[in-house]
Context: one part of a larger RNA
RNA sequence: GGCGCACGGUGGAUGCCUUGGCACUAGGAGCCGAUGAAGGACGUGACAAACGACGAAAUGCUUUGGGUAGCUGUAAGUAAGCGAAGAUCCAGAGAUGUCCGAAUGGGGGAACCCACUAGCUGAAGGCUAGUAUCUUUAGUUGUUAAGACUAAAGAGGGAAGACGCAGUGAACUGAAACAUCUAAGUAGCUGCAGGAAGAGAAAGCAAACGCGAUUGCCUGAGUAGCGGCGAGCGAAACGGCAGGAGGGCAAACCGAGUGGUUUACCACUCGGGGUUGUAGGACUGCGAAAUGUGAAGUUAGACUAUAGAAGAAUGACAUGGGAAGGUCAGCCAAAGAGAGUGAGAGCCUCGUAUUUAAAAUGGUUUAAUGAGCUAGCAGUAUCCUGAGUACGGCGGGACACGAGAAAUCCCGUCGGAAUCUGGGAGGACCAUCUCCCAACCCUAAAUACUCCCUAGUGACCGAUAGUGAACCAGUACCGUGAGGGAAAGGUGAAAAGCACCCCGGGAGGGGAGUGAAAUAGAACCUGAAACCGUGUGCCU
Numbered sequence: 001g002g003c004g005c006a007c008g009g010u011g012g013a014u015g016c017c018u019u020g021g022c023a024c025u026a027g028g029a030g031c032c033g034a035u036g037a038a039g040g041a042c043g044u045g046a047c048a049a050a051c052g053a054c055g056a057a058a059u060g061c062u063u064u065g066g067g068u069a070g071c072u073g074u075a076a077g078u079a080a081g082c083g084a085a086g087a088u089c090c091a092g093a094g095a096u097g098u099c100c101g102a103a104u105g106g107g108g109g110a111a112c113c114c115a116c117u118a119g120c121u122g123a124a125g126g127c128u129a130g131u132a133u134c135u136u137u138a139g140u141u142g143u144u145a146a147g148a149c150u151a152a153a154g155a156g157g158g159a160a161g162a163c164g165c166a167g168u169g170a171a172c173u174g175a176a177a178c179a180u181c182u183a184a185g186u187a188g189c190u191g192c193a194g195g196a197a198g199a200g201a202a203a204g205c206a207a208a209c210g211c212g213a214u215u216g217c218c219u220g221a222g223u224a225g226c227g228g229c230g231a232g233c234g235a236a237a238c239g240g241c242a243g244g245a246g247g248g249c250a251a252a253c254c255g256a257g258u259g260g261u262u263u264a265c266c267a268c269u270c271g272g273g274g275u276u277g278u279a280g281g282a283c284u285g286c287g288a289a290a291u292g293u294g295a296a297g298u299u300a301g302a303c304u305a306u307a308g309a310a311g312a313a314u315g316a317c318a319u320g321g322g323a324a325g326g327u328c329a330g331c332c333a334a335a336g337a338g339a340g341u342g343a344g345a346g347c348c349u350c351g352u353a354u355u356u357a358a359a360a361u362g363g364u365u366u367a368a369u370g371a372g373c374u375a376g377c378a379g380u381a382u383c384c385u386g387a388g389u390a391c392g393g394c395g396g397g398a399c400a401c402g403a404g405a406a407a408u409c410c411c412g413u414c415g416g417a418a419u420c421u422g423g424g425a426g427g428a429c430c431a432u433c434u435c436c437c438a439a440c441c442c443u444a445a446a447u448a449c450u451c452c453c454u455a456g457u458g459a460c461c462g463a464u465a466g467u468g469a470a471c472c473a474g475u476a477c478c479g480u481g482a483g484g485g486a487a488a489g490g491u492g493a494a495a496a497g498c499a500c501c502c503c504g505g506g507a508g509g510g511g512a513g514u515g516a517a518a519u520a521g522a523a524c525c526u527g528a529a530a531c532c533g534u535g536u537g538c539c540u
Base pairs, nucleotide, nucleotide: 001539002538003537004536005535006534007533008532009531015525016490017489020461021460022458023457024456025455026454027453028452029450030449031158032157039100040099041098042055043054044053046078047077050074051073052059061094062093063092064091065090066089070082071081072080105114106113107112115131116130117129118128119127120126121125133155134154135153136152137151138150139149140148141147163194164192165191166190167189168188174181178228204211205210215242216241217240218239225233226232246442247441248440249386253272254271255270256269257268258267259266260265277420279385280384281383282382283379284378285377286376292373293372297369298368299367300366301365302364303363304362305361306360308356309355310354314329315328316327317326330347331346332336338350339349340348391415392414393413394412395411396410397409398408401427422437423436424435425434426433477484478483497524500511501510502509503508
């Protein structure tokens, strides 16, 4: 030195575990903010660095309920206290709530600096209240103007990297290159919401015995089509299901008021009237007060959310450190879900099934009340029924549809109707036929999503996994900055965390003691391999 064997060191794999995650289900909630939010800074404790809690009334105050023997957070310790006159704790309602932040008196390098006005005051000071901008409305002033001022109401900002609508709008890529095309109206940016949004009561679909707002799903169907007919894009109706709900104006006409003025009308405002396609309404005549519906709010009831309460039934023996495992003998069960307890516990603890509870605040729902809305018949002369609109030319865009035979819808521009004997559509266009009534508005549900709350589930993970984060993590650290972004879990049933003695400056170790175990001693469960040793056998 090599090969074995035995025993170690180092190291932290593996096994087991789970405080944390992940994906869902059901129900709830779906907003907060000038009454100052979200998010922070700085403070508050006997000792107090951090986290949590709280705000100069500061580890808390008041009150109403619950609850019961302990309590002064994580978090040990000492001190000082509190508590059956009910504390701590849990829930409802309130008070306080520094400074920054939309930040709003002015400024500013956020958490700082400096003011003005009024009132009060113990008065060089202090306290209280107010003082931003924009919009709308009303008023004052001004020349009826520009403007200025006053008052009232509203807005502003945040979020959940979600869902919605709208404006704007790429490229990589694919086409095996690339230009039309695709990716894609996607990503991004912006505006505005709501708990949903948007759409919505036919100028619709259709072509039969027709249907009857919208929305979503299944189907139709990868069909009909579109397409350098390439790559690709890609419907609709019918049918089935979920859910179902319909309303209001403008106008004609009537009335009142105001203004203009050619004195006959016109315009405007308000009230009545009226709302459709088998046309309807006004108007004229007749006839009537019946029926239903019903916003906000209020009252009453019911249910429910936010604390809780009651809640069955087991002992012995042996093993063991420890019994819940074993043996023997019982019991409960509307409860044998689950968790914990010194090893597998229905009957030890917490719970579970079941039953039950609210002073206060909130929600849902029912009933009552409730502004308001709501009929008929006949006549058909006259009037009304949404105009720079429909539509056309040109140029674009959206429609599954790339200009195509291109209907339909929208925008720009130039033209520009009809008026119920009217008008639009049925994929150029025309006729016949059929369906419908544009140019005004509102509308629940079925649908989409989940920051969050409650209960629960998993052929989901188990510390290089699962969130980046099981641990004081968006931390340490890196970067001027935007931004990037970790590692790090496990003594034991219980600290019983090794009194005391010895060596040592200490670290550390040897005894002793605790413990079932200390090769469980905090560098702490198990403790693989690489790597490093000690002893020993054989070989060289």